[in-house]
RNA sequence: CCACCGAAAGGGUAAAGCUCGAGGAAUUGGGCGGCACAAAACCACCUGUCCUGAAGCAGCGGAAAGAGGGGUUAUCGAA
Numbered sequence: 001c002c003a004c005c006g007a008a009a010g011g012g013u014a015a016a017g018c019u020c021g022a023g024g025a026a027u028u029g030g031g032c033g034g035c036a037c038a039a040a041a042c043c044a045c046c047u048g049u050c051c052u053g054a055a056g057c058a059g060c061g062g063a064a065a066g067a068g069g070g071g072u073u074a075u076c077g078a079a
Stems, first nucleotide, its partner, number of pairs: 005077002012037002017032006035066001041072003045069003049063002051059003
């Protein structure tokens, strides 16, 4: 230094719910909240899921991806 691994430390994200907005819908933005997460950071290539439609296909830049696989990047350093 790299990989594996995941103790400790410093931190990070943020479920459900409530609330105020946005959207045709899925869903999403802000605030509160604190289920959980060592990639729950990013991408949306594959599978699966959800929405819309004139529907075996398509999408006015459909959605999410904290469902799985894959790619990229990343803090610390005990056993």